Large-subunit ribosomal RNA, domain IV from Capsicum baccatum, 337 nucleotides, folded computationally. The RNAcentral record of the full RNA draws on SILVA.

Context: one part of a larger RNA
RNA sequence: CUCUCUCUAAGGAACUCGACAAAAUAGCCAUGUAACUUUGGGAGAAGAGGUUCCUCUUUACAUCACAAAGGGGGUCGCAGUGACCAAGUUCGGGCGACUGUUUACCAAAAACACAGGUCUCCACAAAGUCGUAAGAGCAUGUAUGGGGGCUUACACCUUCCCAAUGGUAGAAGGUCAAGGAAGUUGUUGGCCUGAUGACAGGGGAGACGACGACCGAAGCCCUAGUGAACGACGACCGUAACUAUAACAGUCCUAUGGUAGCAAACUUCCUUCUCAAGUAAGUUUCCACCCAUACGAAAGGCGUAAUGAUCUGGGAACUGUCUUAGAGAGAGGCUCG
Numbered sequence: 001c002u003c004u005c006u007c008u009a010a011g012g013a014a015c016u017c018g019a020c021a022a023a024a025u026a027g028c029c030a031u032g033u034a035a036c037u038u039u040g041g042g043a044g045a046a047g048a049g050g051u052u053c054c055u056c057u058u059u060a061c062a063u064c065a066c067a068a069a070g071g072g073g074g075u076c077g078c079a080g081u082g083a084c085c086a087a088g089u090u091c092g093g094g095c096g097a098c099u100g101u102u103u104a105c106c107a108a109a110a111a112c113a114c115a116g117g118u119c120u121c122c123a124c125a126a127a128g129u130c131g132u133a134a135g136a137g138c139a140u141g142u143a144u145g146g147g148g149g150c151u152u153a154c155a156c157c158u159u160c161c162c163a164a165u166g167g168u169a170g171a172a173g174g175u176c177a178a179g180g181a182a183g184u185u186g187u188u189g190g191c192c193u194g195a196u197g198a199c200a201g202g203g204g205a206g207a208c209g210a211c212g213a214c215c216g217a218a219g220c221c222c223u224a225g226u227g228a229a230c231g232a233c234g235a236c237c238g239u240a241a242c243u244a245u246a247a248c249a250g251u252c253c254u255a256u257g258g259u260a261g262c263a264a265a266c267u268u269c270c271u272u273c274u275c276a277a278g279u280a281a282g283u284u285u286c287c288a289c290c291c292a293u294a295c296g297a298a299a300g301g302c303g304u305a306a307u308g309a310u311c312u313g314g315g316a317a318c319u320g321u322c323u324u325a326g327a328g329a330g331a332g333g334c335u336c337g
Base pairs, nucleotide, nucleotide: 001332002331003330004329005328006327007326008325010323011322014321027051028050029049031047036041038153053074054073055072056071057070058069076080089315090314091313092312093311094310095308096307100112101111116151117150118149119148120147121146122145129136130135154303156301157300161231165229166226168224169223170222173221174220175219179215180214183211184210185209186208187207188206191202192201193200194199234252235251236250238248261295274288277285
């Protein structure tokens, strides 16, 4: 010097990103216990007290013994759960209701799940899923069931827009494939006659095509409805007897123009916004204000008791975290031997 411990005057978070670490609290008994609350909790809230040993005694009985508890008196120590063992606490705020789950080996959380809500599909050889198929599973289930999506206890609520995109329903009209097909047409042409052959004339069966009126489903166009479907939720000008502001009025565009609630927020750039509180002093915190660059209502809005190895701000207690270091024990290193 390093590691693991013990102690420390005065101060007591001045340390630090941050009370990280350490200290403090601690058992049992009998008391006492607030706001708030979903009346269960909060709560071991908080806080104050007792605790060793000896003796007498009560409960206590027909009698004896014993445990536990209580009452009176006394005794020793600095200290009586005498060591070990053994909750630190409180006041605000954010987020997630809760118990639970998760990145085996850098993340335990505000992420996931959850009960509850809601939408949607499915009538059973079910839907959705896997498999080329047989088949499996759903399910030895049957709508109080099964699959999928979103949200997330509970309380109060969840406004407006169906123009676009989806999905649903409809069938009048338009468009429309394969296929069929009346008909038109081309090529080829068995065959007949000239007694026979070359050849000439006639004839049109059959075969192979081309065009094709007309018939022809779904889809699309079309019509309606649908937002706890994907989504969206304006702009400009003027106006009140100081000024400022605009309840009011006008115009344009749109499918409709952000309602309730909340807001410098895990969302606010300007920004350390502004006011108040807390401090001697506060970019953090909290209470408000608010034209919110760029909150907002199940990608839920706003509250909320309980809860959390969650995040964040304050207090008392406590301390070597610090002012500012010192001393000691053990282990290792180093030096000498």